Record summary:
A computed fold for a 74-nucleotide RNA from an Oscillospiraceae bacterium, annotated as transfer RNA. Taxonomically the source falls in Oscillospiraceae (Bacteria, Bacillota, Clostridia, Eubacteriales). The coordinates come from a structure-prediction model, not an experiment, and the mean pLDDT is 81. It matches the Rfam family "tRNA". Rfam classes the family as a transfer RNA. Rfam's curators write: Transfer RNA (tRNA) molecules are approximately 80 nucleotides in length.
RNA sequence: GCGGCUGUAGCUCAGCUGGAUAGAGUGCCAGACUCCGACUCUGGAGGUCGUGGGUUCGAAUCCCGUCAGCCGUA
Numbered sequence: 001g002c003g004g005c006u007g008u009a010g011c012u013c014a015g016c017u018g019g020a021u022a023g024a025g026u027g028c029c030a031g032a033c034u035c036c037g038a039c040u041c042u043g044g045a046g047g048u049c050g051u052g053g054g055u056u057c058g059a060a061u062c063c064c065g066u067c068a069g070c071c072g073u074a
Base pairs, nucleotide, nucleotide: 001073002072003071004070005069006068007067010026011025012024013023019057028044029043030042031041032040050066051065052064053063054062
């Protein structure tokens, strides 16, 4: 240099046949329970879906560029 894979909540990931309000576990906050904690239960906050653009009525999902990490190749 060329090719491929990955990039979604603090962390680990799902969602990728385009329909919508973007989710799960864990962590965090509050409440219940308890003598106090832990456990358990209930509720809540938290995301410009790496980034810029395009297609579309509609994009995390398709297309192009670009950045980061990993793998392969000469």